Context: one part of a larger RNA
Molecule: large-subunit ribosomal RNA, half B
Organism: archaeon
RNA sequence: CCCUCUUCAGGGAAUUCGGCAAAAUAGCUCCGUAUCUUCGGUAUAAGGAGUGCCUGCCGCCGCCGAGAAAUUCUUGGUGAAUGGCAGGUCGCAGUGACAAGGGAAAUCCGACUGUUUAGCAAAAACUUAGGUCCCCGAUAGUUGGCAACGAUUUUUACGGGGGCUGACGUCUGCCCACUGCUAGUAUGUCAAAGCCCGGUCCAACGGGCCAAAGCACUAGUGAAGGGCGGGAGUAACUCUGACUCUCUUAAGGUAGCGUAAUACCUCGCCGCUUAAUUGGCGGCUUGCAUGAAGGGCGCAACGAGAUUUCCACUGUCCCGAAGAGGGACCCGGUGAAACGACCUGAUGGUGAAUACGCCAUCGCCUCCCAGUGGGACGCGAAGACCCCAUGAAGGUUUACAGCAUCCUGGGACUAAAGUAUGUUCAUGAUUAUGAAGCGUAGGCAGGAGCAAUCGAAGCACUCUCGUUAGGGAGUGUGGAUGCAUCAAUGGGACACUGCCUUUUCUAGAGCAUGCUUUUUACUCAUUAGAGGACACUUCCAGGUGGGCUGUUGGACUGGGACGGUACACCUUUGAAAAGAUAUCAAAGGUGCCCAAUGGUCAGCUCAAGCGGGUCAGAAAUCCGCUUUGGAGAGUUAAAGUCAAAUGCUGGCUUCACUGCCUUCCUAACAGUACGGAAGACAGGAACGAAAGUUGGGCUUAGCGAACAACAGUGCUCUUUUAGUGGGAGCCUGUUCUGACAGAAAACUUACUCUGGGGGUAACUGAGUUGUCGCGGGCGAGAGCCCCUAUCGACCCCGCGGUUUGCUACAUCGAUGUCGGCUCAAGCCAUCCUGGCAGUGCAGCAGCUGCCAAGGGUGGGGUUGUUCACCCAUUAAAGGCUUACGUGAGCUGGGUUCAGAACGUUGCGAGACAGUUUGGUGGCAUCUACUGGGAGUGGCGAUUGAUUGACGGGAAGGCCCACCAAGUACGAGAGGAACGGUGGACCGGAGCCUCUGGUGUACCGGUUGUCUGACAAGGCACUGCCGGGCAGCUACGCUCCAUGCGGAUAAGAGCUGAAAGCAUCUAAGCACGAAGCCGCCCCGAAAACGAAUCAGUCAUUUUCCUUCCGUGUCUCGGGCAACUGAGAUUACGGUGGGAGGCGAAGGUCCCCGUAUAAGACGGGCUCGAUAGACUGGAAGUGUAAGCGCGAAGGCAACGACGCGUUCAGCUUGCCAGCACUAAAAACCUAAGCGCAUAUUG
Repeated sequence: CCCUCUUCAGGGAAUUCGGCAAAAUAGCUCCGUAUCUUCGGUAUAAGGAGUGCCUGCCGCCGCCGAGAAAUUCUUGGUGAAUGGCAGGUCGCAGUGACAAGGGAAAUCCGACUGUUUAGCAAAAACUUAGGUCCCCGAUAGUUGGCAACGAUUUUUACGGGGGCUGACGUCUGCCCACUGCUAGUAUGUCAAAGCCCGGUCCAACGGGCCAAAGCACUAGUGAAGGGCGGGAGUAACUCUGACUCUCUUAAGGUAGCGUAAUACCUCGCCGCUUAAUUGGCGGCUUGCAUGAAGGGCGCAACGAGAUUUCCACUGUCCCGAAGAGGGACCCGGUGAAACGACCUGAUGGUGAAUACGCCAUCGCCUCCCAGUGGGACGCGAAGACCCCAUGAAGGUUUACAGCAUCCUGGGACUAAAGUAUGUUCAUGAUUAUGAAGCGUAGGCAGGAGCAAUCGAAGCACUCUCGUUAGGGAGUGUGGAUGCAUCAAUGGGACACUGCCUUUUCUAGAGCAUGCUUUUUACUCAUUAGAGGACACUUCCAGGUGGGCUGUUGGACUGGGACGGUACACCUUUGAAAAGAUAUCAAAGGUGCCCAAUGGUCAGCUCAAGCGGGUCAGAAAUCCGCUUUGGAGAGUUAAAGUCAAAUGCUGGCUUCACUGCCUUCCUAACAGUACGGAAGACAGGAACGAAAGUUGGGCUUAGCGAACAACAGUGCUCUUUUAGUGGGAGCCUGUUCUGACAGAAAACUUACUCUGGGGGUAACUGAGUUGUCGCGGGCGAGAGCCCCUAUCGACCCCGCGGUUUGCUACAUCGAUGUCGGCUCAAGCCAUCCUGGCAGUGCAGCAGCUGCCAAGGGUGGGGUUGUUCACCCAUUAAAGGCUUACGUGAGCUGGGUUCAGAACGUUGCGAGACAGUUUGGUGGCAUCUACUGGGAGUGGCGAUUGAUUGACGGGAAGGCCCACCAAGUACGAGAGGAACGGUGGACCGGAGCCUCUGGUGUACCGGUUGUCUGACAAGGCACUGCCGGGCAGCUACGCUCCAUGCGGAUAAGAGCUGAAAGCAUCUAAGCACGAAGCCGCCCCGAAAACGAAUCAGUCAUUUUCCUUCCGUGUCUCGGGCAACUGAGAUUACGGUGGGAGGCGAAGGUCCCCGUAUAAGACGGGCUCGAUAGACUGGAAGUGUAAGCGCGAAGGCAACGACGCGUUCAGCUUGCCAGCACUAAAAACCUAAGCGCAUAUUG
């Protein structure tokens, strides 16, 4: 220090987003309980009283008895069953511990109990009973499945399913224009099939007829999706507007509520609450943007919901302190992970714009331990915000393209009848009228006869047709002829026969449609039966169709989005005198028009001004002069160009031609399409006398690929190539891509995901400084006069880098974001305190300016707030920076994930710098810092005592009162100062005598329970409660002195020149502030210049060994000098090792005035260091045992009291006392140099 606990003086929410947390309350009995109310409740409301133990008595209950008596009574005993009364008695305290609601007043939301996001949201969300709407009569509706077959359904409308609302009370307004749904549907539209026509026959194909659902259409429907206005005027103060006018709609928001979970402005205004209220409550209400089952308004009860207030209570706070246990720390054992390039310093600068590493300066001997969290743009997670990707996924829909389902038509499965209508065929009839003609002449052909007693003509009746002339049929009558040829008329001539057309009727057959029926397919049932050619199923077709599937969601862009088009073109500028040249640079334009506004030839000259002239004026038409164009050139933009014209007028015309080619622009440079322009040639034209001009418009804008479709004109190829026709290709034209070198294409995501980006935003930094803040110059003016006591316009010049912008440089393989708390360091443009100057300074109090950053700059109310406003103080309640200081320090109220609600918006999914409620914050290796140690160095070691370079401190700051003095000053009212005295507050340091706190050493009381009882104890937070020594502490006490000295700032002076004066200055001298440096306190020799003083000790010794040298010996070489190898270890040197001596130090041991470990301090028998013991002092409060008393009770007994007894118990304090333990032991440790002597 952390976690979990205990206690706290005085205050009592001042803390904070917020009483978070904690405290308090608490059981039972009795008394007593407001408001509201759905009469149940609220209610344990609130607020009070009692509660132990002992003794006695009175009840009641159970059990066991006895006796009377007859189902009750009397009486005895007993019970760890129980109520009451009285008396006695103890303590601070009797639910004595444990257990055990804090309460009240309001508002919002939801009626309630309940449910939910296992692992961040328990809620106002979901559910709910109740309300209402829709579907459904069973082979139902809804629903799962390809189907078979299931669920609802052990069901049957008082049932099941679906939607909305959400108890209860009171209510639920207007709108059917839109969308949906329901119903209807004369008509329109309308697919396949069918039928008809065309198509040379067939077929493809085309057209038509018929025609379902659907749509159109007509209605209805809101507890369906939804919606529910604007502008003027008006009443005898003013205001307001019952009233009027007007535009407009499908209708214009009714009741209610209203600054709200909804109100931007907004902290609305008023009132209450408070000292003070961005809060709360009650009103008002001009409702950005309330409003009636996405229900409106109320509402008792309920709520781990949100908000406000009050009482109680408290360590939340003022303001912190003490204590307990567990960690941390130390020892022993075991033993990870994250992370990991490092040999890892400060300041200033530089730099990809915030460096341990670069530059400069400073600092830095090496290592270890504990701790704190400033930095390592720390670790953790390829940023979740933002942007991007021709990335993904979830969701939505009137995106694009499909599919299931459903509705509907047709075919098949699929049969038999009736009837009506229609139609076809067919039988038999029948019809056929221009005029002329006897007459109502269908057409063509044949044709000279035909019909008739099987009853002709005529007549009558009936039916029928009809062109109203008449025809036809039947019946009756009648009883024998009639018709034709011929003639006439006419386009056509008639009897009769054949064929054909047409009108009407019809025995019959077929088909279609409507209706009705049958049963045999089929279906359900399976006993019966029911249904029935329907349905089911299947195929074709139309409609419906986010129910489902797949896909798409443009680019540029001072981030993206919104906006715009800088996305295809044209003109000018930018553009820097070739050409080319960018920006969401500046100024503009185009997506046509014209059959003349084209071509050509000829003629003419415009605008404007001046002069003149009838109506006629400034301006009409006319005349003259001047006139390089000041006009016009289709429109339009600009630029260029143009005068016997490129303009205007007129004539004639169609070159606004065909083909082919070249060049240029498009497109600087290499390449490039569409498109545009210019030119040449050929052909054929227009105008002109001709030269010649003309391939549209004076030039530069007015535009479009492939595929596909259509059209044209020829040509070529092909085909069941006779022909017509079909197919393919070439050419031309038209229809399109304006995102204009040309995909077929909507939203949303906060439920989101992936890959990337600092190529690109939000925080910080950097640059800039328009804006912002602060100055300066000038001085119009204000100030009675007077620019500058004070204020100061216009204009101009700066500084700062705290505002807000701009830029997009660092950062997207993460630099955590507002505010508060904590802790601060710095700056000065100074709020106070200090020193000065001016004043429109008498004094007091002010105003303005200069110097000055040492210290101070506080407490509250509202709000998440920074800010702001307010309250009461104050000397004053300064501003700013530090990654808008500070989240590996805290918080988490705001913002900014996932839940939910309101308003608004969107068809919807959803969205909103709108509101509201709820909502997971981990970690210390380095460095740094705060402390604590070990070693090395400091030219031997060690003990003790100092110096003080340097560093730190604010150790003090400020106020009030009194004296001076009612003095100076002042007419008065008022009213100082120098100097001195006493206090307060804030701050700093130390301490514990006092006052308090704590005090889990200790003493006592007491509850429950256990140890059989007593005594003595254990456990229950130390069980709780009452006290309390030492220690530690503040809320307690003491001190931080009068102040002084030195050098200065602004300022004020002396002398004094430059400059004969003047001048505080240039030389010189002397003053002047809380500020600077000292006197004071603390650290400090690692201060590498490593210091100084004093004391003590040492400057020695033995052994082994490496190597070298000398000596000796052996062997070899050499005549020799000498030399090579080996051995030996006598001597010397060098290096290493092991000891001895040794001043002294340390360990070990007993400890504490010290302490995390180390360290520090004391002691160690020559000793009071610790323990024990004894005494004192202190705390508690009178032990046990015994004796006596005690309410009562027959007695036994008996809570308790008194005495013995200021007792007993206890002690980290003060002493005494060697009884016990500090025994023994171990480790480290300087030994260098110089001088002299001896030997070699």